[in-house]
Context: one part of a larger RNA
Molecule: small-subunit ribosomal RNA, central domain
Organism: uncultured bacterium
RNA sequence: CUGGGUGUAAAGGGCGUGUAGGCGGGAAUGCAAGUCAGAUGUGAAAUGCCGAGGCUUAACCUCGGAGCUGCAUCUGAAACUGUGUUUCUUGAGUGUCGGAGAGGAAAGUGGAAUUCCCAGUGUAGCGGUGAAAUGCGUAGAUAUUGGGAGGAACACCAGUGGCGAAGGCGACUUUCUGGACGAUAACUGACGCUGAGGCGCGAAAGCGUUGGGGAGCAAACAGGAUUAGAUACCCUGGUAGUCCACGCCGUAAACGAUGGAUACUAGGUGUGGGAGGUAUCGACCCCUUCCGUGCCGGAGUUAACACAAUAAGUAUCCCACCUGGGGAGUACGGCCGCAAGGUUGAAACUC
Numbered sequence: 001c002u003g004g005g006u007g008u009a010a011a012g013g014g015c016g017u018g019u020a021g022g023c024g025g026g027a028a029u030g031c032a033a034g035u036c037a038g039a040u041g042u043g044a045a046a047u048g049c050c051g052a053g054g055c056u057u058a059a060c061c062u063c064g065g066a067g068c069u070g071c072a073u074c075u076g077a078a079a080c081u082g083u084g085u086u087u088c089u090u091g092a093g094u095g096u097c098g099g100a101g102a103g104g105a106a107a108g109u110g111g112a113a114u115u116c117c118c119a120g121u122g123u124a125g126c127g128g129u130g131a132a133a134u135g136c137g138u139a140g141a142u143a144u145u146g147g148g149a150g151g152a153a154c155a156c157c158a159g160u161g162g163c164g165a166a167g168g169c170g171a172c173u174u175u176c177u178g179g180a181c182g183a184u185a186a187c188u189g190a191c192g193c194u195g196a197g198g199c200g201c202g203a204a205a206g207c208g209u210u211g212g213g214g215a216g217c218a219a220a221c222a223g224g225a226u227u228a229g230a231u232a233c234c235c236u237g238g239u240a241g242u243c244c245a246c247g248c249c250g251u252a253a254a255c256g257a258u259g260g261a262u263a264c265u266a267g268g269u270g271u272g273g274g275a276g277g278u279a280u281c282g283a284c285c286c287c288u289u290c291c292g293u294g295c296c297g298g299a300g301u302u303a304a305c306a307c308a309a310u311a312a313g314u315a316u317c318c319c320a321c322c323u324g325g326g327g328a329g330u331a332c333g334g335c336c337g338c339a340a341g342g343u344u345g346a347a348a349c350u351c
Base pairs, nucleotide, nucleotide: 004322005321006320007305008304012319014201015200016199017198021194022193023192025088026087027086028085029084030083031082033081034080035077036076037075038074039073040072041071042070049065050064051063052062053061054060091191092188093187094186095184096183097182098181103177104176105175106174107173108172109171110154115149116148117147118146119145120144121143125136126135162169163168206248207247208246210245211244212243216242217241221237222236223235224234259318260317261316262315263314264313267296268295269294270293271292272291273290274289275288276287277286300307301306324351325350326349333344334343335342336341
């Protein structure tokens, strides 16, 4: 390379957007680049293959034949691919109407709780644990009542509920704003799918002689316990950090360990958002249908587990990735970063 694979054995990029490229709906018609047919020329000889023959045979040699799968030119065909023109509406998009949502950004507001401060009541304990001790407290703690400050998070509702491409998003109000869904079928008329590079987004932690903020929690650190020891688990404290603004970092078991798109392939039962219908005073209920989200299950698939219309089934297109374990996601080099480090990514050797 071919072939085979990627839920759990090695292997799906963290996610999107999109360039090149690859692939791409129905009809009519033209061209003839690919494609197919025929003809002509060429495709040296030797070698190889087939059939004969000559050396006593063979090797070897000689003759004949097919072939040389190719290339060029000419003539023709027009189904398919390509390309030009015309056209269609079901793919895609737009419009109109409608409802749902923790989708995003900013500003403002609220209540519960913790902590601290002030004041009142009140007195000897509180706290903590397996048990204790460190710690706090007669300079009046804990408890309780009233007032105040400040920061962070939003109980119940809450739901294999919703929204988002993923990361993720949960008090309330307002403003700005993205997407999806249903109905309709007015408009455009293949405008599509994927996507190497590129660009953007991207939890937590971390970074910045950054600037604020700091209630609670809490790496580091200190002390008390435990223990043979205890640089831990438990306890009392406690600084970075956690929060905000701006800028970086670019990684996660970034998981459904399952790339995206399209079509098709038994059912049953929940649930969220629409639409239509039967019936009805009306709500409910029932039936049909579209989109999401769960469970069960048949065919089929699978090494098994399991998956099973939200496929890991049946197919097509495009991208990414894998090729024994260790060495190693290391070294070197490149690129990126303030750094931490990230990304790309070997070999010797060894089993």